RNA sequence: GGAACCCGAGCGGGAGAGUCUCCAGUGGUCUGGAGCGCCGAAGGAGCAAGUACCCCGCACACUCUCAGGCAACGAGAACCGCUCGGGCGAG
Numbered sequence: 001g002g003a004a005c006c007c008g009a010g011c012g013g014g015a016g017a018g019u020c021u022c023c024a025g026u027g028g029u030c031u032g033g034a035g036c037g038c039c040g041a042a043g044g045a046g047c048a049a050g051u052a053c054c055c056c057g058c059a060c061a062c063u064c065u066c067a068g069g070c071a072a073c074g075a076g077a078a079c080c081g082c083u084c085g086g087g088c089g090a091g
Base pairs, nucleotide, nucleotide: 005087006086007085008084009083010082011081012080013079018036020035021034022033023032024031025030037070038069039068043066044064045063046062050060051059053057
């Protein structure tokens, strides 16, 4: 001096699913609550099925929805790219 890898931060991109019914508030937009119906990509849980690994086990973008979310807007958002900082450190 330094590839790759890990963590954090910033920027950019970033999906899915009823505004269906009822009630309340309101002059109206709209807001809130309840019911049923749904969604998976914060988080959480499970390896029963499937998938990956030779097995055990573990894990997943798989499964379940406790939480979260379901007009639009907004927020959040796994994941991806770039930059910065830190750690480790191939050659």
Molecule: Glycine riboswitch aptamer
Organism: Saccharothrix tamanrassetensis